Description:
A computed fold for a 1409-nucleotide RNA from a metagenome, annotated as small-subunit ribosomal RNA. Its Rfam family is "Bacterial small subunit ribosomal RNA".
RNA sequence: GGGUGAGUAAUACAUAGACAACCUGCCCCCGAGACCGGGACAACUUCGGGAAGUGCCGAUAUUGCCCACUGGAGCUAAUACCGGAUACGAUACCUGCUCGCAUGAGUGGGAUAUGAAAUGUUUUUCGCUCGUGGAGGGGUCUAUGUUCUAUCAGCUAGUUGGUGGGGUAAAAGCUCACCAAGGCAAUGACGGAUAGCGGGCCUGAGAGGGUGGCCCGCCACACUGGGACUGAGACACUGCCCAGACUCCUACGGGAGGCUGCAGUUAAGAAUCAUUCACAAUGCCCGCAAGGGUGAUGAUGCGACGUCGCGUGGGGGAUGAAGGCCUUCGGGUUGUAAACCCCUGUUAGGGAGCAAGAACCGACCUUCGGGUCCUGACUACUCCCAGAGGAAGCCCCGGCUAACUCCGUGCCAGCAGCAGCGGUAAGUCGGAGAGGGCGAGCGUUGUUCGGAACUACUGGGCUUAAAGGGCAUGUAGGCGGACAGGCAGGUCAGGGGUGAAAGCCCUCGGCUUAACCGGGGAAGUGCUCUUGAAACCGCCUGUCUUGAGGAGAGCAGAGGAAAGUGGAACUUCUGGUGGAGGGGUGAAAUCCGUUGAUAUCAGAAGGAACGCCAGAGGCGAAAGCGACUUUCUGGGCUCUCUCUGACGCUGAGGUGCGAAAGCGUGGGGAGCGAACGGGAUUAGAUACCCCGGUAGUCCACGCCGUAAACGAUGGGCACUUGCUAGAGGAGGUCCCAAGCUUUCUCUAGCGGAGCGAAAGUGUUAAGUGCCCCGCCUGGGGAGUACGGUCGCAAGGCUAAAACUCAAAAGAAUUGACGGGGGCUCACACAAGCGGUGGAGCAUGUGGCUUAAUUCGAGGCAACGCGAAGAACCUUAUCCAGGGUUUGACAUGCUAGUGGUACCAACCUGAAAGGGAAGGGACCUUCUAUACGGAGGAGCUAGCACAGGUGCUGCAUGGCUGUCGUCAGCUCGUGUCGUGAGAUGUUGGGUUAAGUCCCGUAACGAGCGAAACCCUUGCCCUUAGUUGCCAGCGGUUCGGCCGGGGACUCUAGGGGGACUGCCGCGUUAAGCAGGAGGAAGGUGGGGAUGACGUCAAGUCCGCAUGGCCUUUAUGCCCUGGGCUGCACACGUGCUACAAUGGUCGGUACAAAGGGAAGCAAGACCGCGAGGUGGAGCAAAUCCCCAAAAGCCGGCCCCAGUUCGGAUUGGAGGCUGCAACUCGCCUCCAUGAACGUCGGAAUCGCUAGUAAUCGCGGAUCAGCAGGCCGCGGUGAAUAUGUUCCUGAGCCUUGUACACACCGCCUGUCAAGCCACCCAAGUCAGGUCUACCCGAAGUCAGAGACCUAACCCGCAAGGGAGGGAUCUGCCGAAGGUGGGUUUGGCGAGGGGGACUAAGUCAUAACAAGGUA
Repeated sequence: GGGUGAGUAAUACAUAGACAACCUGCCCCCGAGACCGGGACAACUUCGGGAAGUGCCGAUAUUGCCCACUGGAGCUAAUACCGGAUACGAUACCUGCUCGCAUGAGUGGGAUAUGAAAUGUUUUUCGCUCGUGGAGGGGUCUAUGUUCUAUCAGCUAGUUGGUGGGGUAAAAGCUCACCAAGGCAAUGACGGAUAGCGGGCCUGAGAGGGUGGCCCGCCACACUGGGACUGAGACACUGCCCAGACUCCUACGGGAGGCUGCAGUUAAGAAUCAUUCACAAUGCCCGCAAGGGUGAUGAUGCGACGUCGCGUGGGGGAUGAAGGCCUUCGGGUUGUAAACCCCUGUUAGGGAGCAAGAACCGACCUUCGGGUCCUGACUACUCCCAGAGGAAGCCCCGGCUAACUCCGUGCCAGCAGCAGCGGUAAGUCGGAGAGGGCGAGCGUUGUUCGGAACUACUGGGCUUAAAGGGCAUGUAGGCGGACAGGCAGGUCAGGGGUGAAAGCCCUCGGCUUAACCGGGGAAGUGCUCUUGAAACCGCCUGUCUUGAGGAGAGCAGAGGAAAGUGGAACUUCUGGUGGAGGGGUGAAAUCCGUUGAUAUCAGAAGGAACGCCAGAGGCGAAAGCGACUUUCUGGGCUCUCUCUGACGCUGAGGUGCGAAAGCGUGGGGAGCGAACGGGAUUAGAUACCCCGGUAGUCCACGCCGUAAACGAUGGGCACUUGCUAGAGGAGGUCCCAAGCUUUCUCUAGCGGAGCGAAAGUGUUAAGUGCCCCGCCUGGGGAGUACGGUCGCAAGGCUAAAACUCAAAAGAAUUGACGGGGGCUCACACAAGCGGUGGAGCAUGUGGCUUAAUUCGAGGCAACGCGAAGAACCUUAUCCAGGGUUUGACAUGCUAGUGGUACCAACCUGAAAGGGAAGGGACCUUCUAUACGGAGGAGCUAGCACAGGUGCUGCAUGGCUGUCGUCAGCUCGUGUCGUGAGAUGUUGGGUUAAGUCCCGUAACGAGCGAAACCCUUGCCCUUAGUUGCCAGCGGUUCGGCCGGGGACUCUAGGGGGACUGCCGCGUUAAGCAGGAGGAAGGUGGGGAUGACGUCAAGUCCGCAUGGCCUUUAUGCCCUGGGCUGCACACGUGCUACAAUGGUCGGUACAAAGGGAAGCAAGACCGCGAGGUGGAGCAAAUCCCCAAAAGCCGGCCCCAGUUCGGAUUGGAGGCUGCAACUCGCCUCCAUGAACGUCGGAAUCGCUAGUAAUCGCGGAUCAGCAGGCCGCGGUGAAUAUGUUCCUGAGCCUUGUACACACCGCCUGUCAAGCCACCCAAGUCAGGUCUACCCGAAGUCAGAGACCUAACCCGCAAGGGAGGGAUCUGCCGAAGGUGGGUUUGGCGAGGGGGACUAAGUCAUAACAAGGUA
């Protein structure tokens, strides 16, 4: 040089400084030098040892030799090593001068001491030594800045300082000995978690937020831990030693290793490249140089990973081709898109050419200026050829958000960022076509910032949405009155230094452009130094009185504490009177009482609370304080304007006070009264109600420390329109009082501006400002767990997370609802009449049954309903059986067809159906009228299709029911409100009515109500037949005839009633009575049904989307069923009798119907009915007898002369046919049922109820049902408390599918995360002790030892070393502490999960606020 970010929250980094406390190889400048010697050791030689392995020879032995390596011996050179000499500097010592910042620094003088070299080489060059200086590099120190956590609050023994020794290049507890007891910390020490730091990068308007990959600077690390050696520099990535883990080799003796260098391998993973080329350039190292080395570097390769540029073609081309898709079947769209014609030539492909990066070095030449030659790993560029050729995808299309249709699917499959799509018509799923967006990319996921003023410094909030501490006092802190002078810390201005380069920005330039790159500038909002200013903040000094406090004089008060006193009530006790109850409740009971209660009188005792006064009145900081007296005591207000002189405000921590309940000790205990017992209530009633009753409530002392401790509103100061009232003072007027008035303080009500989401607030602010504190940041989990702390305990304070939801919440609005309120209606109740529920029967329904008992309707508003009429038919996927297949019916096409269509004897069959002798056509046209041809109708065969009472009324139309004939429902404009919305439509009256009047920010209008329409009641008029008959005539005595229009009547037209008149009322609307009138206050009745509600009813009236079916779910036929019967319900009929039954006689309607009809008189039959047929398409004839009624007779209170069911017999009628299964008649039978029906329940207010009959529709026949008609003809309504329903206003609401709503908790089930837990496992860290490697240091060093000294030598000395000892010392071991995490039997609560259990706590007065 290259790599990495493990550690590190400060021995780091950044910025600014300091070193008078330091070092510096290579490089540069300068000064001075290099003299004389010596002994070794590698290589090499030789002798031994010598594993694996390989080779050779000998050769088959237990092999030998050689080699790596290794031990010994021997020879030798140096720029390796050693001794001596010399010393300009240097260092040490003494001393002078100058300077400074305390230690000191610089520079002279002096003697002494110490320490050099390689003179290598022939020269140049390059080197060597001692020094001064420089440059660059490093070391150390200081200040400031630098994440989260207080559920880490106290930490620290070398710790803080001193003296001395040691040590380092250098200051220093850096280290050691001794001495002292300090040091740090709420401005966060210590601990824990996380993290390399900066330049920068991303984002943002900025302030900020996030981040630290590439590049640059710094730091740290190199398998993990420790250590030193060498060196200028290391405690050293590719050096050494030790320990540990791991890997490898081994003949088991012993050895080797460290890719976080470049490639590459493996593992893990969603995932990350070439074991490339070259030293050509740049740089570094070695070398005098040539040159060598360099996975630094330069290049290339791979990857759409990013950025930038380019292409995939351009022009023309409408029969708008084919195909696709859609379709209202006309067409539309894809779409000039394609085909086709004419062009161009990027890129890729092929061929050729040529720069720049290159200049050094070296070689050669030289006129000394220089010239020539040599050196390329890799890449750009240019020309030619051919040719539209090789080159388009991805996402989306319900909203946000640009872009739509069809098919498939059917809460399935699936989608989904949020809300949400999908349960048969899906623009949200899947496919297709069309479209939209971007484009070599497009989507997804993750992450960061933004939007987000949802952390708010810029720039938020706290009455009710989350949020004011329960209240005070006060420490730190923050903030702070007026005047003057000073200082210069903040502040402001100028200047200097720095803020590396790169990046961002501006500008100029270089690659064809751009990305990219180069030059210059600006910026870097910062830090530091310096000069100045003095308004403001700060500091110092002096002064002031208005803030604050004191003094004096008064005032009000349930302010506090203690001691004492009092009366009423209550309970208990004693005695008297008295004698059967008392008490209690919705009603009762438990309970008390003849052993005398309750009641009453007298007396005694006890405890607690203090009536009236008393007032949204007073006092207190809050909690709170209420009889009276005394004592002690706090605060407030007013007046005087007398004193001090800013002494003030707030207040993290701290401290004190702090309702009720609760706790401890000791008292006390009348009443009340948790728990508990009993009685009731109830499905239950561990409640509400009642009878008892213990703690407690009371006192003293001590704890607790919480409340919806609320004005849900912290404290202080100032400012900003008002009105009214209460309380306490003072002043003026006044002799006093009262009144009036001024002013201060406190407490309330209303209300303006403003504020506020609104409600509201509003000088007592929630307005406008300033200061300080507390608190909030979606709901649940949770004020919980864990930890800490306080408490005797109960528990308090502090306070999370996982997980889960798409909300939770506030205020207001419109509705709906309330066992809320007010007003008012309705046969709603009440008053009354008659019924139902009991009986028999009829009819419908459920259930059961059945081969089938077709289907629908289901509280009111299904159930005599669809059914205005099931024997067949009707009638149906009702059942059994038999048949049929273009069909019972419609349309179209193709083919055939004259003996065809059609008629049809006959056969078969239950019929349908099947078969079939025989008879036998029609229309148009052509030829032409004889025959024939063509066509149509019909028929046959076939194809399209028909058909379906099959499904979906929750796909629909239409129609209908219901609230309800209730009085409501809306709109335009205006006004109010941010808005939803309100107003109008509320209010006062009045009405049947939102009917009308008055009032009124509303004014008008519409749909409803009313009226218009029909009918009925009176009158008039017109018209008189089929109707009528007063008078006249006739008469068969019948309006029958003539006649008449008067009357009745009929049916056309008109009149009449309008609160018009009187009275009351507001002069109104209107009301009550009266008059008149046939009728009186909408005269009676009908038709008429607002906006809407119930996914109400109907696909089986009809219509209709979709689905299903097609020799059947279609169609035809026979028979059966719809009528079935232990039972239950609804609706009716007939009754139970005497106001009746029965027999006889006799009277009076209306409205209808009649031709396949109604049918008279007459005759037959006891009768139903039959025969017969006059008359009548109807004011003419018929049905037609009305019945109850009236008159008379009988019955005599009974299961009857009541009642008529049931059954037997005999008949009649209709019909093809009355067995299943019709109606009627006659005779016989005579059931249930008894003063009329339990709980319950229905209708009706006048020509009504009740009662009586008559008609009609349907229909062959069948009516007790239905729809109509008239006859007779009542009773009652005091009234609105209650039940039901409804209207308006108002109130509450947690409801809005709207109370059949909402919703809570336990239990049961599943699943998830968390907490506790005997313990267990793993990690971090601290501490004590043990062991103690390497190694430094210290000591020893009897063993070893060439250089120097002594010595002739032997030898000795000096010095060095092996080795040993000691201190320290990593890993390791043992014990303990602390902390984090995993698992954990079992325990605990929590979250979530369409349809579980039990109750009903909350929301309305939620049924006990």